[in-house]
RNA sequence: AAGGUAGUCCAAACAAUCGCCCUAAUAAUCCAGUUUAUCAGGGAGGAAAGUCCGGGCUCUACAGGGCGUAAUGCCGUCUAACGGACGGAAGAGGAAACUCUAUGGAAAGUGCCGCAGAAAAUAUACCGCCCUUCAAGGCUUUUGCUUAGAAGGGUAAGGGUGAAAAAGUAAGGUAAGAGCUUACUAAAGCUGUUGAAAUAUAGCUUUUUUGGUAAACCCCAUUAAGAGCAAGAUCAAAUAGGAAACCAGAGACGGCCCGUCUCGCUUUAAUUUCUGGGUAGAUCGCUUGAAUCUAAUAGCAAUGUUAGAUCUAGAUAGAUGAUUGUUAAAACAAAACUCGGCUUAUGGACUACCUGUUUA
Repeated sequence: AAGGUAGUCCAAACAAUCGCCCUAAUAAUCCAGUUUAUCAGGGAGGAAAGUCCGGGCUCUACAGGGCGUAAUGCCGUCUAACGGACGGAAGAGGAAACUCUAUGGAAAGUGCCGCAGAAAAUAUACCGCCCUUCAAGGCUUUUGCUUAGAAGGGUAAGGGUGAAAAAGUAAGGUAAGAGCUUACUAAAGCUGUUGAAAUAUAGCUUUUUUGGUAAACCCCAUUAAGAGCAAGAUCAAAUAGGAAACCAGAGACGGCCCGUCUCGCUUUAAUUUCUGGGUAGAUCGCUUGAAUCUAAUAGCAAUGUUAGAUCUAGAUAGAUGAUUGUUAAAACAAAACUCGGCUUAUGGACUACCUGUUUA
C1' cells in the first nucleotide's frame, strides 16, 4: 500500500423576506383563550421504518382455586420489565483480529432414522474365521499337508453397505473370537480440589454397560388475564316506535370447570334478538419524561449514586414550507399517547486492532 475486524460522530449551518402551527406577554373585542393585532421563543429521524418483544397509562365492579394453552431455557449481574444489555463458561467457525449459538433432560416413556445393507435399538450373519462328522482327488512309508463340496455347531475380531453397525486403542489369551484378562482413555455413579456459579481438574468404583434425534411428542424449571389513545373521561345535542324469546333465570370475571358478584324472581321482570327513526359538536387525554447533558464517585462492563444545568413538535382531512446569498450537503428516508430494546435500509469522516499474500 492492500484486504479484513470492532467501534464512535455527523447527516446540514448561518443571515434576510414572505407563508403555516404551538406557547408566553401586551392591547382591543368578548357568553367563554372567543376573535384580531404587535412582539419573543420553538417547530419531523438515526433509524421517525418493521410492528418483532417488554413496559408506562386507560378500561373490563372487587378478588380467588384447578385444568388447559402459550412463551422462555448454560451461569451471574443490570433494568420498570424483557425473548434485551454486559461479563463469563461450554461448543462451533476463522490464519488472526474477532464472530455465532433454538446451550435444561435421551439411564422416565412414546415416536422417527429414506435408499443401500444380513441387520438401524431387547437390532444381526452377506463375504468370512474355527471345530466335529461324511465322502472324492493329489502329495506322502505311517503320521500328516492340500483342493473343492455336504450336514451340524461356535463366532462378531477382519471385509463390504451406509451419515451412523452400537464404548475405543494395544497386548495377552482362545479351536476361532468376544471386557475373556490387563494397561490407557471415555460414558455413568461417588468423593476431593477450584471458582459466587456455569465449569475445569484429580482419584476410586465399574453393573446383563453406552447410536442419533426433543425449532418430534414428552418431562422439568420459570413466567403469562384480555383489549387497547379509534383506550378512556367530561360537557352539549337528540333519544318516535313495532315484533319475538323468556314463569325463573340472565349477565360479568381471556378458553373450560368451580367459585364470587350485579340485576331480577310469578305484577311477563332484568336481559337478549330482529326491524325502524333521531342526534353525533366541543374539551381533556396530548407532552416534564423510568427525560437529556456535564462533573465526581463505585464497578472489568452494562449500569448505579450524588451534585448541577436544560425544557427540545403536539397537528386533527392533518402544521414543521418557499425564495435569495455564503459553504463541501450527498444517501436511506417523514412524527399522530409515550418509553426501553431488537431487526432492516443507507452517504460521509475518524479511531483502534489483525495480517496468510504482494512491494519497498
The RNA shown here (Bacterial RNase P class A) has 360 nucleotides and comes from a bacterium. The coordinates come from a structure-prediction model, not an experiment, and the mean pLDDT is 76. The sequence was found by an Rfam model in a public genome assembly.